Bacterial RNase P class A from a Planctomycetota bacterium, 372 nucleotides, folded computationally. Its Rfam family is "Bacterial RNase P class A". The family's RNA type in Rfam is ribozyme. About the family: Ribonuclease P (RNase P) is a ubiquitous endoribonuclease, found in archaea, bacteria and eukarya as well as chloroplasts and mitochondria. A source record names the gene rnpB. Lineage of the source: Bacteria > Pseudomonadati > Planctomycetota. The sequence is in RNAcentral, with records from ENA.
RNA sequence: CCUGGUCUCCGGACGAUCGCCGGCGGCUUUUUGCCGCGGGAGGAAAGUCCGGGCUCCGCAGGGCGAGGUGGUGGGUAACGCCCACCGUUCGCGAGAACAGGGAAAGUGCCACAGAGAACAGACCGCCGGACGGCCAGCACGCUGGCGACGGCAAGGGUGAAACGGCGAGGUAAGAGCUCACCGCGGACCGGUGGACCGGUCCGGCACGGCAAACCCCACCUGGAGGAAGACCGAAUAGGAGGAUCGCGCGGCCCGCGCCGAGAUCCUCGGGUAGGUCGUUGCAGGUCGCCCGCGAGGGCGACCCUAGAGAAAUGAUCGUCACCGCCGCUUCCUGCGGCGGCACCAGAACCCGGCUUACGGAGACCAGGCACU
Numbered sequence: 001c002c003u004g005g006u007c008u009c010c011g012g013a014c015g016a017u018c019g020c021c022g023g024c025g026g027c028u029u030u031u032u033g034c035c036g037c038g039g040g041a042g043g044a045a046a047g048u049c050c051g052g053g054c055u056c057c058g059c060a061g062g063g064c065g066a067g068g069u070g071g072u073g074g075g076u077a078a079c080g081c082c083c084a085c086c087g088u089u090c091g092c093g094a095g096a097a098c099a100g101g102g103a104a105a106g107u108g109c110c111a112c113a114g115a116g117a118a119c120a121g122a123c124c125g126c127c128g129g130a131c132g133g134c135c136a137g138c139a140c141g142c143u144g145g146c147g148a149c150g151g152c153a154a155g156g157g158u159g160a161a162a163c164g165g166c167g168a169g170g171u172a173a174g175a176g177c178u179c180a181c182c183g184c185g186g187a188c189c190g191g192u193g194g195a196c197c198g199g200u201c202c203g204g205c206a207c208g209g210c211a212a213a214c215c216c217c218a219c220c221u222g223g224a225g226g227a228a229g230a231c232c233g234a235a236u237a238g239g240a241g242g243a244u245c246g247c248g249c250g251g252c253c254c255g256c257g258c259c260g261a262g263a264u265c266c267u268c269g270g271g272u273a274g275g276u277c278g279u280u281g282c283a284g285g286u287c288g289c290c291c292g293c294g295a296g297g298g299c300g301a302c303c304c305u306a307g308a309g310a311a312a313u314g315a316u317c318g319u320c321a322c323c324g325c326c327g328c329u330u331c332c333u334g335c336g337g338c339g340g341c342a343c344c345a346g347a348a349c350c351c352g353g354c355u356u357a358c359g360g361a362g363a364c365c366a367g368g369c370a371c372u
Base pairs, nucleotide, nucleotide: 001368002367003366004365005364006363007362008361009360010359011358012320013319014318015317016316017315018314020040021039023037024036025035026034027033042344046355047354049353050352051351052350053349054225055224056223057222066221067220068219069218070217071085072084073083074082075081086100087098088097089096090095101216102215106214107213108210109209110208123156124155125152126151127150133146134145135144136143137142138141164182165181167179168178169177183205184203185202186201187200188199189198190197191196229277230276231275232274239268240267241266242265243264244263245262246258247257248256249255284303285302286301287300288299289298290297291296322340323339324338325337326336327335328334
C1' cells in the first nucleotide's frame, strides 16, 4: 500500500434576527391583547418484532388444549436481548454461522437420477473353489472354455444421501470373515462450577438423514391495551320522587282517591358536550472510586420537566471547527481564495432490546505485495 475481519465512537459549536408550539411571571376588570424569562426530536424518533412498567377486565385449585423457548454458566425488572465459555460446520487466517434437547418411544417423509433410498439392491463389473449343466480336447479321468446356473459386492456408475471408513491378512473372487487405527455404542477413571475434555477396557457393526414434519421431554405464558383507564360535569331534552294548581266523590268545606293527561316549582340520579388527571423524573444520564474477564453491579457527587389538540420543534445570516479544490510560501508546514457542511428520517404513555434505513471517523487484528 492492497484485500479483508472485528469492535467502538460521532451525526457540528456559539451568537444574532424573524417565525411556530407549550410553560411561568407582569400589565390589562374579564375575554382578548402586549411585554419579559425559560424550554422545544433521533441515532435510528422508523418497523411495531420481542420483553417489561402502568391501567381495566378476568381468576379457588388442578387437568386438557393452544402458543412460545431450547448447549452451559452468568447479567437483567424481564426477554426470543446481552456477556463469557463449550460443541459442530465454514474460512489459509483474523474470524463467522448455528431453531445447538430427543431420530435404539411411536408415526411419517426422503423429489430427480439410479439395479437398489431403509428388514435394500446387482446395470457395468469380479470369480469359477465346491454341487450339479453345456461344449471342445485327449494321455480316459483329467485339462480348457461358456455362464444358462451359481457365488461376490472390492472397483465403476446414479444420487444430497448407497446399510461404517481406511490399510493389512484372508479368499476362486469377496465380505467385520479376522486384525490394527479411526468412527459408533457401553462401563470405568481423571479434569472442569458446567456445557464438555482427556484416558483405559470391552463390544463387534447391530444404530442413514429429516423434529422451523407430527410427536416426546423440560421450562415459560390469563385477556385487552393510553382511543388503556380514573375523576368532575353543564345547557336542552328525557327519567324518578315531592308540593301546589288540576280531575273525581260532594250542595260546600274538611277529608279520601287519581295523578292516566297538562301547567309551575323543588329535589335526586344517569348519560352527553366539555374539563382535569393519566402525561412525562425516569429499572434516567454524566463524572469519580470500588468489585467483575465481560455483560454488568455497588457507593458518592452533580445534571435533566419537549409534549398538546391530528399534532409546534423552522428560515436567514455571522464567527469558529471540519472536509475538498486552487494559488503562494516553503518543507515545522503556514497563509489566502472558492466551494461544501449533507444523508436517512419526524416524538404522541414510558422504558429495555432486536431489526431495518443513512452519512462518516478511529482503533486493533488477519492475509498478500514492495522496500529497509